[in-house]
RNA sequence: GGCCCUAUCGUCUAUCGGCUAGGACACGGCCUUCUCAAGGCUGGAAGCGGAGUUCGAUUCUCCGUAGGGUCA
Numbered sequence: 001g002g003c004c005c006u007a008u009c010g011u012c013u014a015u016c017g018g019c020u021a022g023g024a025c026a027c028g029g030c031c032u033u034c035u036c037a038a039g040g041c042u043g044g045a046a047g048c049g050g051a052g053u054u055c056g057a058u059u060c061u062c063c064g065u066a067g068g069g070u071c072a
Stems, first nucleotide, its partner, number of pairs: 001071007010025004018055001027043005048064005
């Protein structure tokens, strides 16, 4: 340098155009307990950047950024 893949809560991840973006762990609150752990209820928290297509984009397209793989 060419080609391919990936990027979503603090972490891991679901989503195949209709999102008020779901789940697990972690974290906060409450209940339970003499206390802790466990358990139950509950709360906050996310789409890498820009442009395009579309009534509507996390999703499709293009450019970039970052990471990974492969070839030379």
Model confidence (mean pLDDT): 83 of 100. Predicted 3D model of a 72-nucleotide RNA (transfer RNA) from a Candidatus Tayloriibacteriota bacterium. It was read from a public genome assembly. Taxonomically the source falls in Candidatus Tayloriibacteriota (Bacteria, Bacteria candidate phyla). Rfam family: tRNA. Rfam describes the family as follows. Transfer RNA (tRNA) molecules are approximately 80 nucleotides in length.